[in-house]
Context: one part of a larger RNA
């Protein structure tokens, strides 16, 4: 891992509701007795109901409170119960099953290990050479020196022995801590044998929460015990009808509860409910506005303040690129501003039309983590697949088609069947069903098929305006002069370093006291301006369509799903076609309502998680009835059979002795999951 078996809402006693049976203002017995008795009989104690109110005494269709004939509370008037049975739910019990870490009690452990007590035992070999001693020297005597002796030491080197510092291997090991190579101690606080002691709210500890039998922040065994688990996991056959919630309030509450909301089932009275229209209302949002409250820009006007001046030092006068309240003009701004003010929404109506809900009582729930999209706000950074509210939708609990793929987007809500038709969204060159369809434009960027500020004689459309056959724009030819090198400045400054002036004047068709290049300064080139040649349009600006640049990212083209496309791109209009479980057609099933005696007809439904309700299938015993079986029971194997399904027959084989059916009734009653349990492979 697979296969097989086992494996989870039970039982008792109460309460409550529904259904059903008996009796009914009543209903019913319990223990016990009798009996073969779980039958029957007996047993009326007791319980529930028939009257309530009060804490009670108590009173009583009333009673309590109260001084009260008041008011108020609870009652009566308006009357059905009770005893069984079945089912739903709840309570008390382990209470659907499995699962803690823990707590307590009584015991068992010091054969491991920690420390202690008693008694034994072990430590190759080598080295060093303390104290002391002896002799000699030395001294007044000592001290002291030398030699020898001596054999101390938590001394040295190093086996046994003990330990475990490094490293490698091992890591489903040879081993639940080892092995290899090195390492430390090795006469000591040394190692070790045997016997004994200390016990869990404890011991022991050269102290590490260390050790106390491979595990110790409190051992192990058994018991309390099925501890408790607002937590996780699991919870076994079928079909039919309906079908949620992820919200509010409270909660030592926030992943749990309770009540309400939303679902379901039964009962009730019945038409209250919903949508649209009409009519009548309340309101202060969007917008707008500045009349109030705040904020705010510029101007006018000016009280006051400051500076300066005059001054008889007065409480005066003058003045001012300073400041500046109020007033006034113009222009703004606000969720907590409003002189105003919608659309929607909301409330109402003996209104109209279309619909069929709505409400009350009772049984049973589940839900209290929601998600995204659109839209109105807040928080945030007008960030987030962020967060928090309102409104709507979808998902949740929804399959189908589209969107390449893709819970929440678009279309559309799957009762079943069909080798029938029509459409929706979206599509129609190929992959790929259907237009290489029609018409008119645009785009040249593969734009389409990612992006901003900003930039540009890209190109289409609409418009405004200037010049123009008295000849424009562009190009070419010619001129572009003189006073004058204007004045100042300067080494120089001559149109062109700089400063000031520039409405200087003359000639003229025209020509600036000069547009740029250039020179040291001149020179030189050029422009404005003018004439000629040419012969028809040419400049400037605004709005707008589609494009261009701006444009760098990490595995691989990789920002059309791909191929590929100049339309198979974009815009506008049109005609066809494709396209879903939608709609239609044909046939079948089933729920509900109405009609009907029935058969049936008509109408309208039949996606679905949590969950509610209904109807069934099968398994094992039991009772009664009626059956099968050696001419072959159960079980097993195979088969083209019946039923909407759970499932049921039949035939053949195998097997070799028991087993169905009908009705009723009872459950150890259905397996794929629980890191389930046991067995097998």
């Nucleotide at each position: 891992a697979c296969c097989g078996g086992c494996g989870a809402g039970u039982u008792a006693c109460g309460u409550u509701a529904a259904u059903u049976u008996g009796c009914g203002a009543g209903g019913u017995u319990a223990a016990g007795u009798u009996g073969a008795g779980a039958a029957g009989a007996u047993g009326g104690a007791g319980c529930c109901g028939u009257a309530g109110c009060g804490a009670a005494a108590g009173c009583g269709a009333g009673u309590c409170u109260g001084a009260a004939g008041a008011g108020g509370g609870c009652g009566a008037a308006u009357a059905a119960g009770u005893a069984g049975a079945u089912u739903g739910a709840c309570g008390u019990a382990g209470a659907c099953c499995c699962g803690a870490a823990a707590c307590c009690a009584a015991g068992u452990g010091a054969c491991c290990u920690a420390c202690c007590c008693a008694u034994g035992u072990c430590c190759a070999g080598g080295u060093u050479g303390a104290a002391g001693g002896u002799g000699c020297g030395g001294u007044a005597a000592a001290a002291c020196g030398c030699a020898c002796u001596g054999g101390a030491g938590g001394a040295c080197c190093g086996a046994a022995c003990c330990c475990a510092c490094g490293u490698a291997a091992g890591u489903u090991g040879a081993a639940a801590a080892u092995u290899g190579c090195g390492g430390g101690g090795a006469u000591g606080a040394g190692g070790u044998g045997u016997g004994g002691g200390u016990a869990g709210c404890g011991g022991u500890g050269a102290a590490a929460u260390u050790c106390c039998a491979a595990a110790c922040g409190a051992a192990c065994u058994u018991g309390g015990a099925g501890a408790u688990a607002g937590c996780u996991g699991g919870u076994u056959c079928u079909c039919u009808c309906c079908g949620a919630a992820a919200u509010a309030g409270c909660u030592u509450u926030a992943g749990g509860g309770c009540u309400a909301g939303c679902c379901u089932c039964g009962g009730g009275g019945c038409a209250a409910g919903g949508a649209u229209a009409a009519u009548g209302g309340a309101g202060g949002u969007a917008g707008a506005g500045c009349a109030c409250u705040g904020u705010u820009u510029g101007g006018a006007c000016u009280a006051g303040g400051g500076g300066c001046c005059c001054g008889u030092c007065a409480u005066g006068g003058g003045u001012u690129a300073c400041u500046g309240a109020a007033u006034u003009c113009a222009g703004a701004u606000a969720a907590a501003c409003u002189c105003c003010g919608a659309a929607u929404g909301c409330c109402a109506u003996g209104u109209a039309u279309c619909u069929a809900u709505a409400c009350c009582c009772g049984g049973g729930a589940g839900u209290c983590a929601g998600a995204c999209u659109a839209u109105g706000a807040g928080u945030g950074a007008u960030a987030a697949g962020a967060u928090c509210c309102g409104u709507a939708g979808u998902c949740g609990a929804a399959a189908g088609g589209g969107g390449a793929a893709c819970a929440g987007c678009c279309c559309a809500g799957a009762u079943c069947a069909c080798c029938a038709g029509u459409u929706a969204a979206g599509g129609u060159c190929c992959c790929u069903a259907a237009a290489u369809c029609c018409a008119u434009a645009c785009u040249a960027a593969g734009u389409g098929g990612a992006a901003a500020a900003g930039g540009a004689a890209g190109u289409g459309g609409a418009g405004u305006u200037g010049c123009u056959u008295a000849g424009a724009c562009a190009a070419c030819u010619a001129g572009g002069a003189u006073g004058u090198u204007g004045g100042c400045u300067u080494a120089g400054a001559a149109g062109c370093a700089g400063c000031a002036a520039u409405g200087c004047a003359u000639u003229g068709a025209a020509a600036g006291a000069g547009u740029g290049c250039g020179u040291a300064a001149u020179a030189g080139c050029u422009c404005a301006c003018u004439a000629g040649u040419c012969g028809a349009g040419u400049g400037a600006c605004u709005c707008u369509g589609c494009g261009c640049c701006g444009a760098a990212a990490a595995u691989g083209u990789a920002c059309c799903g791909g191929g590929g496309c100049u339309a198979a791109g974009u815009a506008u209009g049109g005609u066809a076609c494709c396209g879903a479980a939608a709609c239609u057609g044909u046939g079948g099933g089933u729920g509900u309502a109405u009609c009907g005696a029935a058969a049936g007809a008509u109408a309208u439904g039949c996606g679905a998680u949590a969950g509610g309700a209904g109807a069934g299938c099968g398994u094992u015993g039991u009772a009664a009835g009626g059956g099968c079986g050696a001419a072959g029971a159960a079980g097993c194997c195979a088969g083209a059979u019946c039923g909407u399904g759970a499932g049921g027959a039949c035939u053949g084989g195998u097997g070799g002795a028991g087993c169905g059916c009908u009705u009723a009734g009872a459950a150890g009653u259905g397996a794929g999951a629980a890191u389930g349990c046991c067995g097998g492979u």